[in-house]
């Protein structure tokens, strides 16, 4: 200096190839239970690294930025 994969709830993760309500899993939280916790049940909130294009429609295509991990020089 050139090439590859890769980024999604607080954690590790699906969907991305083929565009069409971003799901569950643990923990957090409220309620239940319980003398009280703890397991258990029932509920609740919480995400597509950042910009730009395409397109009715992007987590997913297409470009440029950041981070991280590799190969090649």
């Nucleotide at each position: 200096g050139g090439g590859g994969c890769u980024a999604u709830a607080g954690u590790a993760u699906a969907a991305c190839c083929u565009g069409g309500c971003a799901g569950a899993a643990c923990a957090a939280u409220a309620g239940g239970c319980u003398c009280c916790a703890g397991a258990c049940c029932u509920g609740u909130g919480g995400a597509u690294g950042g910009g730009g294009g395409u397109u009715c429609g992007a987590a997913u295509c297409c470009c440029c930025c950041u981070g991280g991990c590799c190969c090649c020089a």

A computed fold for a 73-nucleotide RNA from a Microcaldota archaeon, annotated as transfer RNA. Model confidence (mean pLDDT): 82 of 100. The source organism's lineage runs through Archaea, Nanobdellati and Microcaldota. It matches the Rfam family "tRNA". By type it is a transfer RNA.